[in-house]
RNA sequence: CCGGGGUGCCGCACGAGCGGCUGAGAUCACACCCGUAGAACCUGAUCCGGCUCGUACCGGCGAAGGGAG
Numbered sequence: 001c002c003g004g005g006g007u008g009c010c011g012c013a014c015g016a017g018c019g020g021c022u023g024a025g026a027u028c029a030c031a032c033c034c035g036u037a038g039a040a041c042c043u044g045a046u047c048c049g050g051c052u053c054g055u056a057c058c059g060g061c062g063a064a065g066g067g068a069g
Base pairs, nucleotide, nucleotide: 001069002035003034004033005032007029008021009020010019011018012017041066042065043064047060048059049058050057
């Protein structure tokens, strides 16, 4: 330089929005993370165990399958 990715959970509220939780990132920020040395991210998955207010969070699953120079 170019490309890939996620943006969830809980409470109040008709909604906008506000507050809280984990995290690099949770109001698409021109931010953050990642690009084969690939757990960035997706599927499995409203999976299994723990924890919790919580489909969140931690671990397993994973010498599983995919995934952008």
Molecule: TPP riboswitch aptamer (THI element)
Organism: Actinomycetota bacterium